[in-house]
RNA sequence: UAGGUCGACGCGGGAGAGCCGGCUCGGCCGGCACCGAAGGAGCAAUCCUCCCCGAUAAUCUCUCAGGUCCUCGUACCGCGUCGAACUG
Numbered sequence: 001u002a003g004g005u006c007g008a009c010g011c012g013g014g015a016g017a018g019c020c021g022g023c024u025c026g027g028c029c030g031g032c033a034c035c036g037a038a039g040g041a042g043c044a045a046u047c048c049u050c051c052c053c054g055a056u057a058a059u060c061u062c063u064c065a066g067g068u069c070c071u072c073g074u075a076c077c078g079c080g081u082c083g084a085a086c087u088g
Stems, first nucleotide, its partner, number of pairs: 001088002005084009018032006033068003039064001040062003046055002
């Protein structure tokens, strides 16, 4: 000094899933149903071992949590800034 990697912050993009009933009808509560892209949990190949055990992934599965008017938020993607370690 350049590129890539990881993390944080800012901006932009960003899906899915609803009905019924009650009430003091701004809204709140209940029943059943549904969604999965905050988070969480589980497993394959593979690695290790004589065996057992163990390590280990997701946008897959589960749906605990969260969500199903709007708003907020969301994995992921792009750009910018800062920081860390590594490589040349």
A computed fold for an 88-nucleotide RNA from Herbiconiux solani NBRC 106740, annotated as Glycine riboswitch aptamer. It matches the Rfam family "Glycine riboswitch aptamer". Rfam describes the family as follows. This family represents the bacterial glycine riboswitch. The sequence was found by an Rfam model in a public genome assembly. The source organism's lineage runs through Bacteria, Bacillati, Actinomycetes, Herbiconiux and Herbiconiux solani.